[in-house]
RNA sequence: AUGAUAACAGAGGGAGAGAACGCGAACACUCGAAUCGCGUCGCCGAAGGAGCAAGUGAUACCUUUCUAAUCUCUCAGGCAAAAGAACUUCUGUUGGACG
Numbered sequence: 001a002u003g004a005u006a007a008c009a010g011a012g013g014g015a016g017a018g019a020a021c022g023c024g025a026a027c028a029c030u031c032g033a034a035u036c037g038c039g040u041c042g043c044c045g046a047a048g049g050a051g052c053a054a055g056u057g058a059u060a061c062c063u064u065u066c067u068a069a070u071c072u073c074u075c076a077g078g079c080a081a082a083a084g085a086a087c088u089u090c091u092g093u094u095g096g097a098c099g
Base pairs, nucleotide, nucleotide: 006094007093008092009091010090011089012088013087018041020040021039022038023037024036025035042079043078044077048075049073050072051071055066057064058063
């Protein structure tokens, strides 16, 4: 002096699916949404969670360990807006692979 992978912080971008239906409560002039309680179905996947391939280790064999996702499942979460959101861009910090 170059400044990789990775991590952290800030700012920005960021999809999908019923403002579902019924009853009640509260707020409230009225209406309506959200909230709370009970019930009914229908959907979404990109917080999180769970599962699995090739491969890998062990094994005489059967078998078994490790192991991924934007895939699958929908437990959770979500289904107007808001919030959240995997992922990603820029800036900064840590760090120090490579040269």